[in-house]
Context: one part of a larger RNA
Molecule: large-subunit ribosomal RNA, domain II
Organism: archaeon
RNA sequence: ACCAGGGAAUUAUUCUAUGUGGCGAGGCUAAUCUUUUUUAAAGAGUAACCGUAGCGCAAGCAAGUCUGAAAGGGCGAUUAGUCACAUGGAUCAGACCUGAAGCUAGAUGAUCUAUUCAUGGGCAAGUUGAAGUCUGGCGAAAGCCGGAUGGAGGACUGAACCGUUAUUGUGGACAUGCAUUUGGAUGACCUGUGAAUAGGGGUGAAAAGCCUAUCUAAUUUAGCAAUGGCUGGUUCCUGCUGAAAUAUGCCUACGUAUAGUCUUACUUUGCUCAUUUACGGUGUAAAGUACGGAUAAAUCUUGCAGGGGCAAAUGCUUACGGAGAUUUUUCCAACUCAGAAACUGUAAAUUGCAUAAAGUAGGAAACAGCGUGUGUAUGUAAGAUACAUUCGCGAGACCUGAACAAGGGAGACUUAAGUUAAGGUCCCAAAAUCUAUGCUAAGUGUUAUAAACGGUGUCUUGAACCUGAGACACUAGGGAUGUAAGCUUAGAAGCAGCUAUCAUUUAAAGAAAGCGUAACAGCUCACCUAUUGAGGUUCGAGGCCCGGAAAAUGGACGGGGCUCAAGCAUAGUACCGAUACUUAAGAGGCACUCAUAAGAGUGUUCUGGUAAGCAGGCGUGGUCUUUGCGCAGAAGAUUUUUCGAGAGAAAGGUUGGAGCGAAGACCAAUGAGAAUCCUGGU
Numbered sequence: 001a002c003c004a005g006g007g008a009a010u011u012a013u014u015c016u017a018u019g020u021g022g023c024g025a026g027g028c029u030a031a032u033c034u035u036u037u038u039u040a041a042a043g044a045g046u047a048a049c050c051g052u053a054g055c056g057c058a059a060g061c062a063a064g065u066c067u068g069a070a071a072g073g074g075c076g077a078u079u080a081g082u083c084a085c086a087u088g089g090a091u092c093a094g095a096c097c098u099g100a101a102g103c104u105a106g107a108u109g110a111u112c113u114a115u116u117c118a119u120g121g122g123c124a125a126g127u128u129g130a131a132g133u134c135u136g137g138c139g140a141a142a143g144c145c146g147g148a149u150g151g152a153g154g155a156c157u158g159a160a161c162c163g164u165u166a167u168u169g170u171g172g173a174c175a176u177g178c179a180u181u182u183g184g185a186u187g188a189c190c191u192g193u194g195a196a197u198a199g200g201g202g203u204g205a206a207a208a209g210c211c212u213a214u215c216u217a218a219u220u221u222a223g224c225a226a227u228g229g230c231u232g233g234u235u236c237c238u239g240c241u242g243a244a245a246u247a248u249g250c251c252u253a254c255g256u257a258u259a260g261u262c263u264u265a266c267u268u269u270g271c272u273c274a275u276u277u278a279c280g281g282u283g284u285a286a287a288g289u290a291c292g293g294a295u296a297a298a299u300c301u302u303g304c305a306g307g308g309g310c311a312a313a314u315g316c317u318u319a320c321g322g323a324g325a326u327u328u329u330u331c332c333a334a335c336u337c338a339g340a341a342a343c344u345g346u347a348a349a350u351u352g353c354a355u356a357a358a359g360u361a362g363g364a365a366a367c368a369g370c371g372u373g374u375g376u377a378u379g380u381a382a383g384a385u386a387c388a389u390u391c392g393c394g395a396g397a398c399c400u401g402a403a404c405a406a407g408g409g410a411g412a413c414u415u416a417a418g419u420u421a422a423g424g425u426c427c428c429a430a431a432a433u434c435u436a437u438g439c440u441a442a443g444u445g446u447u448a449u450a451a452a453c454g455g456u457g458u459c460u461u462g463a464a465c466c467u468g469a470g471a472c473a474c475u476a477g478g479g480a481u482g483u484a485a486g487c488u489u490a491g492a493a494g495c496a497g498c499u500a501u502c503a504u505u506u507a508a509a510g511a512a513a514g515c516g517u518a519a520c521a522g523c524u525c526a527c528c529u530a531u532u533g534a535g536g537u538u539c540g541a542g543g544c545c546c547g548g549a550a551a552a553u554g555g556a557c558g559g560g561g562c563u564c565a566a567g568c569a570u571a572g573u574a575c576c577g578a579u580a581c582u583u584a585a586g587a588g589g590c591a592c593u594c595a596u597a598a599g600a601g602u603g604u605u606c607u608g609g610u611a612a613g614c615a616g617g618c619g620u621g622g623u624c625u626u627u628g629c630g631c632a633g634a635a636g637a638u639u640u641u642u643c644g645a646g647a648g649a650a651a652g653g654u655u656g657g658a659g660c661g662a663a664g665a666c667c668a669a670u671g672a673g674a675a676u677c678c679u680g681g682u
Base pairs, nucleotide, nucleotide: 001682002681003680004679005678006677011093014090015089016088017087018086019085020084021083022082023081026050027049032044033043034042035041036040054061055060064075065074066073067072096233097232099230103223104222105221106220107219108218114197115196116195117194118193119192120191121190122189123187125157126156127155128153132149133148134147135146136145137144138143161184162183163182166180167179169178170177199215201211202210203209236617237616238615239614240613241612246259247258248257249256250255262363263362264361265360266359267358268357269356270353271352274350275349276348277347278346279345280344281343287336288335292332293331294330296328297327298326299325300324301323302322304321306320307318308317309316310315369393370392371391373389374388375387376386377385378384398409399408400407413586414585415584416583417582418581419580423576424575425574426560427559428558432573434572435571436570437569438568439567445562446561453547454546455545457544458543459542460541461540462539463538464537465536466535475530476529477528478527480504481503482502485499486498487497510525513524514523515522587607588606589604590603591602592601593600594599618671620668621667622666623665624664625663626662627661628660629659636655637654638653639652640651641650642649643648
């Protein structure tokens, strides 16, 4: 891992609701007793209990009673209960099953290990050379300096022995191994045997270490089915309806109670999701500046808190500043003169409602929600958090978006045919290489998305100016004179600087726009002419496009690929395309009518569904009654076919070799795929 078998809402008490039945103003027995055909049944037994009358604390009174001085007020009075069984729920018990870590009590452990006690054992070899002793020398002495001898030490090196530092080497089903390296090795040493200390206790050169592979409180038995608001699991079918993830409270936050929402039964009554009309409500969006507040500028008035100047006065003045006014500028959640859409009240009409709404009673689930659009708050922002609202997912299949809980289309009873929606129609791949007109050259794009700022990319459009009296551009020529203007300066001649910037000749030409020279010179420009011959220059607006534009394997329009598109824009016609819509047939539900044991007809804008509620069935084991099958082949096994919406049922074949059904009623240790489920097998 697979297979087989086992495996989870039970039983008793009390209460409550519903259903069925008995009796009924009554209902019913309990214990106990008697009898019999003695695991049982029949009979006796009315004590108690519930009901038939309530009110009051009570005495008590009574269809009333209590309170009150009374008026009045509170609770009652017009009658249906009770017993049994079944089912739903509650209660109390282990209470659907499995699962803790833990707590307490009693026992068992020191053959491991910690420490201690008693009694034994062990430590190759080598090195160093303390005290003491002997002796030589020196010395007055104390003592000192040598030489021998000696053999001390929690001394040194290093086996046995005891350990285990590093390699984070290597290994590991069989529970700490192996290799290399390395510490101690006469000592606080190592070790054999026997003994002592016991669980809130021991022992501990102290690591919360060790106390039999178990230690921040051993093991084991019992309390014990501890408890668990937590995890997991909880077994056949079909039909009808179908949620919530909110409010409030809670030592409450993964729980629970009440309400809201769902469901079932009964009762009562018509209601109003939507549209329109009439009369009202409101102060948001946008907007505005009439009020309040903020904001920028200008003008005016006022010496007026402060500052500056004059200057030293009881002052004057002020392009600073303050206050006020006017005009214009920009705004406001806590501004609103005016003011939508939407929303909403009342009254009608239309529409809708197999109804719906409300009430009573039984049963729940749920109280972690999430997403799009819209409106807010916080936040730089977020697939962020919180709030409100709509629609969705949750609990919703199908088509579409390449794939994709919530986006777009659309709400799936079954079958068949057709028509559409969103979205699409070159190929993958169903349907247009469709029609018409433009744009784009960037593979832009065919994808949801790039900004400010730039572009003599290109298309469209507007305005002004110049233009056959010749525009714009190229080319050629002229570009002069007074004069080298004056001043300044070493010089200053158009061109260092300052001032002025006139006049003349002209087709035109600045007392010079730029380069240049030491200063001149020189080269251009403005301006004019010639040449040429038709549009040109400038400033705006719009469309598409380009730059701006950076991410990690090579690479993504879904891919191929596509350029008068298979891109973008506008308009149009076809076609494809869903479980949508239409048509036909069928099944079921519900309502109504008829019939009423079952059935028939009509209608239906009914039939997606998690939690949950309700209803009807299938199957397993057993009991009772009735009725059957079986050696001419039961159960079981296996296989084929048929029937049923399904759980399932029946028949045939083969095998098998002795039991097994059907109908009705009743009873239950009654249905497995999951629980790191249990046992067994492979």